[in-house]
The prediction has a mean pLDDT of 84. This is a predicted structure of a 1542-nucleotide RNA (small-subunit ribosomal RNA) from a groundwater metagenome. Its Rfam family is "Bacterial small subunit ribosomal RNA".
RNA sequence: AGGGUUUGAUCCUGGCUCAGAGCGAACGCUGGCGGCGUGGAUUAGGCAUGCAAGUCGAGCGAUCUAUAGGGGCAACUCUAUGGAUAGCGGCAAAAGGGUGCGUAACACAUGGGUAAUCUACCUCUAAGACUGGGAUAACAUCCCGAAAGGGGUGCUAAUACUGGAUAAGCUCACGCCUCGAUGCGAAUCGGGGAGGGAGAAAAGCAGGGGACCGUAAGGCCUUGCACUGAGAGAGGAGCCCGUGUCCUAUCAGCUAGUUGGUGAGGUAACGGCUCACCAAGGCGAUGACGGGUAGCUGGCUUUAGAGAGUGGUCAGCCACACUGGGACUGAGACACUGCCCAGACUCCUACGGGAGGCUGCAGUCGAGGAUCUUUGGCAAUGAGCGAAAGCUUGACCAUGCGACGCCGCGUGAAGGAUGAAGGCCUUCGGGUCGUAAACUUCUUUAGACAGGGAAGAAUGUCAUUGGAGCGAAUACCUCCAGUGAGCGACGGUACCUGUAGAAUAAGCCACGGCUAACUCCGUGCCAGCAGCCGCGGUAAUACGGAGGUGGCAAGCGUUGCUCGGAUUUAUUGGGUGUAAAGGGUGUGUAGGCGGCUUAGUAAGUCGGGUGUGAAAUCCCGGAGCUUAACUCCGGAACUGCAUUCGAAACUGCUUUGCUAGAGUUCGGUAGAGGAGAGGGGAAUUCCCGGUGUAAGGGUGAAAUCUGUAGAUAUCGGGAGGAACACCAGUGGCGCAAGCGCCUCUCUGGGCCGAUACUGACGCUGUGACACGAAAGCUAGGGGAGCAAACAGGAUUAGAUACCCUGGUAGUCCUAGCCGUAAACGAUGUGGACCAGGUGUCGGUGGAGAAAUCUGCCGGUGCCGGCGCUAACGCAUUCAGUCCACCACCUGGGGAGUACGGCCGCAAGGUUGAAACUCAAAGGAAUUGACGGGGACCCGCACAAGCGGUGGAGCAUGUGGUUUAAUAGGAUGCUAAGCCUAGAACCUUACCUGGGCUUGACAUGUAGGAAGUAGAAACCUGAAAGGGCAACGACCCGUAUCCAGUCGGGAACUUACACAGGUGUUGCAUGGCUGUCGUCAGCUCGUGCCGUGAGGUGUUAGGUUAAGUCCUGCAACGAGCGCAACCAUCGUCCUUAGUUGCUACCCGAAAGGGGCACUCUAGGGAGACUGCCGGUGGUAAACCGGAGGAAGGUGGAGAUGACGUCAAGUCAGUACGGCCCUUACGCCCAGGGCCACACACGUGCUACAAUGCACGGUACAAAGGGUUGCCAACCCGCGAGGGGGAGCUAAUCCCAAAAAACCGUGCCCAGUUCAGAUUGAAGGCUGCAAUUCGCCUUCAUGAAGCCGGAAUCGCUAGUAAUGGUGGAUCAGCUACGCCGCCGUGAAUACGUUCCCGGGUCUUGUACACACCGCCCGUCAAGCCACCUGAGUUGAUUGCACCCGAAGCCGAUGAUUCAACCCGCAAGGGAGAUAGUCGUCUAUGGUGUGGUUGGUAAGGGGGGCUAAGUCGUAACAAGGUAGCCCUACGGGAACGUGGGGCUG
Repeated sequence: AGGGUUUGAUCCUGGCUCAGAGCGAACGCUGGCGGCGUGGAUUAGGCAUGCAAGUCGAGCGAUCUAUAGGGGCAACUCUAUGGAUAGCGGCAAAAGGGUGCGUAACACAUGGGUAAUCUACCUCUAAGACUGGGAUAACAUCCCGAAAGGGGUGCUAAUACUGGAUAAGCUCACGCCUCGAUGCGAAUCGGGGAGGGAGAAAAGCAGGGGACCGUAAGGCCUUGCACUGAGAGAGGAGCCCGUGUCCUAUCAGCUAGUUGGUGAGGUAACGGCUCACCAAGGCGAUGACGGGUAGCUGGCUUUAGAGAGUGGUCAGCCACACUGGGACUGAGACACUGCCCAGACUCCUACGGGAGGCUGCAGUCGAGGAUCUUUGGCAAUGAGCGAAAGCUUGACCAUGCGACGCCGCGUGAAGGAUGAAGGCCUUCGGGUCGUAAACUUCUUUAGACAGGGAAGAAUGUCAUUGGAGCGAAUACCUCCAGUGAGCGACGGUACCUGUAGAAUAAGCCACGGCUAACUCCGUGCCAGCAGCCGCGGUAAUACGGAGGUGGCAAGCGUUGCUCGGAUUUAUUGGGUGUAAAGGGUGUGUAGGCGGCUUAGUAAGUCGGGUGUGAAAUCCCGGAGCUUAACUCCGGAACUGCAUUCGAAACUGCUUUGCUAGAGUUCGGUAGAGGAGAGGGGAAUUCCCGGUGUAAGGGUGAAAUCUGUAGAUAUCGGGAGGAACACCAGUGGCGCAAGCGCCUCUCUGGGCCGAUACUGACGCUGUGACACGAAAGCUAGGGGAGCAAACAGGAUUAGAUACCCUGGUAGUCCUAGCCGUAAACGAUGUGGACCAGGUGUCGGUGGAGAAAUCUGCCGGUGCCGGCGCUAACGCAUUCAGUCCACCACCUGGGGAGUACGGCCGCAAGGUUGAAACUCAAAGGAAUUGACGGGGACCCGCACAAGCGGUGGAGCAUGUGGUUUAAUAGGAUGCUAAGCCUAGAACCUUACCUGGGCUUGACAUGUAGGAAGUAGAAACCUGAAAGGGCAACGACCCGUAUCCAGUCGGGAACUUACACAGGUGUUGCAUGGCUGUCGUCAGCUCGUGCCGUGAGGUGUUAGGUUAAGUCCUGCAACGAGCGCAACCAUCGUCCUUAGUUGCUACCCGAAAGGGGCACUCUAGGGAGACUGCCGGUGGUAAACCGGAGGAAGGUGGAGAUGACGUCAAGUCAGUACGGCCCUUACGCCCAGGGCCACACACGUGCUACAAUGCACGGUACAAAGGGUUGCCAACCCGCGAGGGGGAGCUAAUCCCAAAAAACCGUGCCCAGUUCAGAUUGAAGGCUGCAAUUCGCCUUCAUGAAGCCGGAAUCGCUAGUAAUGGUGGAUCAGCUACGCCGCCGUGAAUACGUUCCCGGGUCUUGUACACACCGCCCGUCAAGCCACCUGAGUUGAUUGCACCCGAAGCCGAUGAUUCAACCCGCAAGGGAGAUAGUCGUCUAUGGUGUGGUUGGUAAGGGGGGCUAAGUCGUAACAAGGUAGCCCUACGGGAACGUGGGGCUG
């Protein structure tokens, strides 16, 4: 720091997604140790059990008890010193601990105020503590109750309660002085000071002690503690204020104690806090009120920062304590482990009543993806009480559990190559795991065992020593210092030492790209994977396994969530012509912003100081645990707030002026600017009349329609409505919508020129208001033409359309609604600045006699530079450079939809979501392809011709069908007389049956075997095969020789490796081939242009068969193609003549001579637009001509660019993978490939007289031949047979060429045409001719008389037609294929059209590329949503009812010890039970609002390989499309009106 993903590729826009960090986590696999942290995030759900708040005997009485002593016979009792503690009393219990329900608030944060306040314990200051009184619990006793508890009577104490005294600097009234706040002032309020009147307190306990008093206790003195009132402090608390603090406007108005005042009450205190009365205020777009959500903060996470998210642990504040209400006590509470009431729930009960509140620590159930021990200790720190010892403390410190997190350590180290075994891979050579292991040497952390063993402990206390203070005191007490004693939960823990021994300790994820890491096997769009793109349909680096590799490591992955990347909400730091996005236009309110200048001020701004910004955290420096995490110390920082001092440039405010902005004035001026009224002519239609006759009209063509009842046409007259030709122009005017005949009236704005005036009066503009095309709506008119709907006619598969004939709303007017358009320049308004050129409109200058030239200002166009832009493009009329303000955008779809609100008569408009779904949707440009787009060109492409096919019969191939099998492949052109240049067996791959199993064939290893291998004959069998078996070997070596005997080889046999496969995949392949196409194209290097894909070159103007050549040109060159080079045919020359030839000779022939000619086959020549003329650009080239055998590529071959069709072929061969292995291999016999209702392709023969038949007579070329061709001759009608000469071939043979020509017959007919079919008889090949060969002869004599739609070939030695040869081959189904020669035409005006192709250009939503893409209804499945008669919750408003507890008030006839009066009885004062009242929780009734759940039915939407109907859009998409609107239609849509060009 970026990457992946839209495309064939590119740039951009834009979303999705990944890599990072983090977490109170959870889940999966795995798991050695330690340290430090951390752990109920969900049900503020329910809770068993234990503990979590006590303490003080130095406040009090009482009780029990220990020790010691005394008394007593004893029971027992007394004294002293201790211990224990139920009760009274004091303090604490309001802290600590938990949780986050509620709360959007002065709750919190920050900074202030309190002159409007309180404060127990603590500290300090000064003062005081006098004198009385009556009760009561405990206890005893009686009673009630199941219990919880309660009641009566009697006794008793206090630091309990209480009367009186005294009291100031306290409180209150009063006036005085002083100071402060507010205020213009008057004055008001308040602080402080002195004065003076009234009023309000208290308690003792403990230690010690000389003198004095007292019998004693004690008084008294002293010390400490406690107590009282007062002041001050510290800490704490209350209240008030400024500022900050989430989402929602689909919540816009809210409010009656409401806002203020007066008075009163209440409070510690201000205050509508409460009440009475008075006034009618208060809040709100700077968001009131309502709804939703939420404890706030220091901080934490992330980040470069700004921000965003979050608020667990720790710390501060708040709120709550089963739910709701309430007060009491108290310094403090409306009180977590207090009280009362109501409610829900749980428990006990004797049914009458009671008890309870874990959101304390543990623990339990439940719910949940999920969160711990019913532990130890008060040793430390802290808290409460106490004089203290001490007691209490689930605060806390420790421990346990959990890899939940962070940090640290370990699982060994060094050496070690036969690179072991084994695994995996393999090209079979090897490679890799891998120095890894084994093995050798060494070490011992952690763990185990053994031994030692802390710090955390200091204070207080006690003992003692010294000093100081207090004091009468050497006492007591307090303080300081020293010594000693005693106290550790953790824990025999940390740590240290020793012993033994590599010993006890590695996993998880990934490996297609992003993203580090690759192979094999399995699977076969299955199973599965997947964060995004995407993998999987038989060779998957993407699934599963394995090996290997990469990463991290006691963890590793996954999931969830947050920030980041994301400049993807943009303050830093984005945009709006076409990608999402400028409001339809204006006027203008609030608001925002604002020219030059003077002075002041100091709100903003800047600087300094002060206070604060808690601690912790982060950062820096240091220190302590062996290190680190962690902890501690110090610093910095805390970007903030407040206050104070200062500065005065800028902004603000106040002020003085100015004229450049803006406006006013005067004079001109152009204009379809607006409103109203009047007028005009042309045209359409209709009506009347005349002339006139058969058609008119309409279309691609028609028809509906009009017309003999007289149309159309034409002339004259009339009526009526609407619109205003030409002028007319990227001309004008208007804010936009919009405005077009002429005249008049009224009226708005602009521009130019000129002067004076005002003096910033300005710009923009949320809300608001006004205007706003067409369609549409309401009411009333009007209605000529046009024309939704509708009707009819056509078209069509259909045609709810396009076309035609009609036609109603409407279009027009008046009045009123509607408020939308592609309302567009798809470009908000205003201002400033930044090269030009050239038109045009308006005004006005200068020059000139004029024509005209040249300026300025304002509009409106085109071109173009800088600059900008993704590009296209914009470019002084900005999309450039800037300023001000407004509006709007944030992926596509769902959707401008739903719900709600507002508006509307309605149609509908406006505002405007979510669920769900996709990984894109999109802009501009590029290359192709395509177009029922355009331009140019070519081709037997059409046309012009000739001959065919399609009809018949037959042959042949294919499909189909059949079959045991009819083997397989080829399938539009580019399969179909193709593979197959030869299926009776063989071929042969198919079928049936019979057999073989190392095999028909190859190589190797091991073993065996001498009568071995082989093998006649024989048996069986269809054969193959099986069986038996006379006979019977070979090569090399050894050895003296011989030999089969020994050894080896060959051959055989057994076993194993393997052979074999026409089995599969041509979509794994090589090679070869077809096709576009013998079309003229396809590319590269360098340069240049472009951000880039890419372009240029290769385009253009000519020309060519050709990207052939020329010219031009930011291109210059080059390559593969074209052409040429090669062979062949055509002319000539030359060389050479046997088997060829023959002008010569002899001869019957053979032969001799010769090589001139023909011919043969070697070598050469020749043709190049070379020459002439014309055209053309002085070119290339074209046209014509000469010469020539041949002329413009002479003819015809071979030759096939880059590529396309996953074209064809695994069955020609080769080859990867897969499959079969007594069979999918091999052998054999027979059958099949030859079937036959039918369909198609390719051919042959014909249909006849240009013919057929018969007879006669000519003329070829190119081939083949020894397993062969076969002559002459003989036989046979013939096929053929016999025969055997010649020939390994320019020698011999096949071999007759046939059409043609000459002659004869036939005479237009199913024939003397045609020959299918069938019968009979033969021939040939072959082992074999039945399935299933060919040929011959005789006989038979079918269809067929020129072929529908349609379609094929051919441009010259071509078509047509005639024969002829060869390959394959025993023979042949050849009419096929490949060659050869003979005879030998017609036609091409031309390129409009069909087909194919080439180049340029244009549009595109196509790129699998038009056989493309794609829209909507319908049908099916799934999903979420809206509505819905209702129904059921939650919450809340209003009205009313009931009204607990309780405070307050009233009453108080009940009750009452203290004080007063009284001898007493009693009374008084005061208090009080009860009752009543206000307020009020819960509850109830009624009626609304908001928000959930659910629901028959209804509605559209989204998604889903191969459903239905059509074809709307993309090309001129076949009717250009789209926008608004209206009507119509199965559906996409169609039509009307207006608008836009996208």